[in-house]
């Protein structure tokens, strides 16, 4: 230097059938009353459609969701597991074109791990998650120390690390 195997654990990491709450008595729908000319297709342009046989909007009554996000979790894949930043590029959908939004994502950069607290972000959310700082903890190695030897103590490093075996 290479190959193979392995360890870390206050839920180790990721995926996840299924179930549950939240979203929400919200959106949209129906009816009635008021209203009186606009409204809908994300935005712009075009185009199309609804509308004085009453648009937008408001109120009341009736009936009333879903997605995204979250919790539990059979099972599965694993130990740079993975997460975050940023993003060449690719794709799907739409009335058309452009933009935006959605999905996937190479190379690059950051982070050893989980926890608590503060702040910031995301969010419907005082949920959850993410970022950052601080704190103690934990694993590992190096140096010093202590010990008969172990165990222990102090300081420091970063996963490009650490352990074992083979070449």
């Nucleotide at each position: 230097a290479g190959a193979u195997a392995g360890a870390g654990g206050u839920u180790g990491c990721g995926u996840g059938a299924u179930c549950c709450a939240u979203c929400a008595g919200u959106a949209g729908c129906u009816u009635u009353u008021c209203g009186g000319a606009u409204g809908u297709g994300g935005c712009a342009g075009g185009c199309a459609c609804a509308g004085a046989g009453g648009a937008a909007g408001a109120a009341a009554a009736g009936g009333g969701a879903a997605a995204g996000g979250g919790g539990a979790g059979a099972a599965c894949g694993c130990c740079g597991a993975a997460a975050g930043a940023g993003g060449a590029g690719a794709g799907a959908g739409g009335c058309c074109u452009g933009c935006g939004g959605c999905u996937c994502a190479a190379g690059u950069c950051u982070u050893g791990g989980g926890c608590a607290u503060a702040c910031g972000g995301u969010u419907a959310a005082g949920a959850g998650c993410c970022g950052c700082a601080u704190g103690a903890c934990u694993g590992u190695c190096a140096u010093c120390u202590c010990u008969a030897a172990a165990a222990g103590g102090a300081u420091g490093g970063g996963g490009c690390g650490c352990u074992a075996u083979c070449u």